[in-house]
RNA sequence: AGGACAGUAGUUCAAUCGGUAGAGCAUCGGUCUCCAAAACCGAAAGUUGCGGGUUCGAGACCUGCCUGUCCUG
Numbered sequence: 001a002g003g004a005c006a007g008u009a010g011u012u013c014a015a016u017c018g019g020u021a022g023a024g025c026a027u028c029g030g031u032c033u034c035c036a037a038a039a040c041c042g043a044a045a046g047u048u049g050c051g052g053g054u055u056c057g058a059g060a061c062c063u064g065c066c067u068g069u070c071c072u073g
Stems, first nucleotide, its partner, number of pairs: 001072007010025004019056001027043005049065005
């Protein structure tokens, strides 16, 4: 320099053919317990890496850039 893949909650990952983003763990609250753990119930947590475009509507499509991993030389 060229190419491939990835970027979504604190973290690990989902989200079908474009239709108003969800789960596990963690965190917080409650039940239970002498206390704690475990278990169960509930809650909070999101500029979907950044900008632009297409569309009635974009996490998903097009485009530029950034970051990471890998490949070629």

Notes:
Predicted 3D model of a 73-nucleotide RNA (transfer RNA) from a Candidatus Cloacimonadota bacterium. It matches the Rfam family "tRNA". Rfam links the family to the GO term triplet codon-amino acid adaptor activity. The coordinates come from a structure-prediction model, not an experiment, and the mean pLDDT is 83. Lineage of the source: Bacteria > Pseudomonadati > Candidatus Cloacimonadota. It was read from a public genome assembly.